[in-house]
Model confidence (mean pLDDT): 87 of 100. The part of an RNA shown here (small-subunit ribosomal RNA, central domain) has 350 nucleotides and comes from Phyllospadix torreyi. The RNAcentral record of the full RNA draws on SILVA.
Context: one part of a larger RNA
RNA sequence: UUGGGCGUAAAGCGUCUGUAGGUGGCUUUUCAAGUCCUCCAUCAAAUCCCAGGGCUCAACCCUGGACAGGCGGUGGAAACUACCAAGUUGGAGUACGGUAGGGGCAGAGAGAAUUUCCGGUGGAGCAGUGAAAUGCUUAGAGAUCGGAAAGAACACCAAUGGCGAAAGCACUCUACUAGGCCGACACUGACACUGAGAGACAAAAGCUAGGGGAGCGAAUGGGAUUAGAUACCCUAUUAGUCCUAGCCGUAAAAGAUGAAUUCUAGGCGCUGUGUGUAUCGACCCGUGCAGUGCUGUAGCUAACUCGUUAAGUAUCCCGCCUAGGGAGUACGUUCGCAAGAAUGAAACUC
Numbered sequence: 001u002u003g004g005g006c007g008u009a010a011a012g013c014g015u016c017u018g019u020a021g022g023u024g025g026c027u028u029u030u031c032a033a034g035u036c037c038u039c040c041a042u043c044a045a046a047u048c049c050c051a052g053g054g055c056u057c058a059a060c061c062c063u064g065g066a067c068a069g070g071c072g073g074u075g076g077a078a079a080c081u082a083c084c085a086a087g088u089u090g091g092a093g094u095a096c097g098g099u100a101g102g103g104g105c106a107g108a109g110a111g112a113a114u115u116u117c118c119g120g121u122g123g124a125g126c127a128g129u130g131a132a133a134u135g136c137u138u139a140g141a142g143a144u145c146g147g148a149a150a151g152a153a154c155a156c157c158a159a160u161g162g163c164g165a166a167a168g169c170a171c172u173c174u175a176c177u178a179g180g181c182c183g184a185c186a187c188u189g190a191c192a193c194u195g196a197g198a199g200a201c202a203a204a205a206g207c208u209a210g211g212g213g214a215g216c217g218a219a220u221g222g223g224a225u226u227a228g229a230u231a232c233c234c235u236a237u238u239a240g241u242c243c244u245a246g247c248c249g250u251a252a253a254a255g256a257u258g259a260a261u262u263c264u265a266g267g268c269g270c271u272g273u274g275u276g277u278a279u280c281g282a283c284c285c286g287u288g289c290a291g292u293g294c295u296g297u298a299g300c301u302a303a304c305u306c307g308u309u310a311a312g313u314a315u316c317c318c319g320c321c322u323a324g325g326g327a328g329u330a331c332g333u334u335c336g337c338a339a340g341a342a343u344g345a346a347a348c349u350c
Stems, first nucleotide, its partner, number of pairs: 004321003007304002012318001014201004021194003025088004033081002035077003039073002042070002049065006091191001092188003096183004103177002106174004114150008125136002162169002206247006215241002220236004258317001260315002263312001266295011299306001324349002332343004
């Protein structure tokens, strides 16, 4: 290994595109590589197994016979796989008619709030906390009215809702652009699935260069609390958060559940789109497809639970796991400006 697993015990790559490879609809041919059958040759002897015999028995020895197979050859079979050829439309795709959407990218515009500045009124506190203090304020704060500027985020609608491969996506309008779903059935005719390597995208934080900087706010200063307080609380505030161009490539990147396909009770919603009945029409009542939820049968599960969106039942391909610690460490290599990332042990110990 034969013969185990991966929701929570170790284990599904963060997600996708796709090369090699693996796997692959229906019908009819060809062929005989795989497959199956007959026969031939060979696989030394000893050993093992079976039968018989010899040492008084046994071990031991002798004689004979296989079983199970391997490699090669000959002759056949043709269901399945492969191959050849021809077709077919159900898988897949293209075209057509609709349709929903915070899908992406770029540009323009709006309002509320916040902060700052200027001006008016006004005159003693404000702010903050469990309580305070640091802090701001008669050089006029806070409050209130008017004006100006800036940056960031878009209340209500809003949902158990929508879209996207994932990360993610929400003020309004416009341009460009991608995908999905439904309906009809016109066309192509298996063109499919998965996918080692490879490539692309990828929150936040971080890095480089140039801008920007309202609010918030690591680090830091100060005030408190405390035995102490490198914290929780308060005050101030730097990087950062924002934009542009690059880099990084990680997350409890989670549904802790890889992708595709088949089959297997229902009930109750929501979203998109058809359709039947009915109607003047909209409803109501049914029904199909696609998605998204709750509950639940059979079944599965160690249990929890899952349950047509499976963790049920099967096929196929990939990834991964093999006691805990040492350790996602050391060393080496690759990538990176760096931070670090990827790959990834052992001694020892229990």
Its Rfam family is "Bacterial small subunit ribosomal RNA". Its Rfam clan is "SSU clan".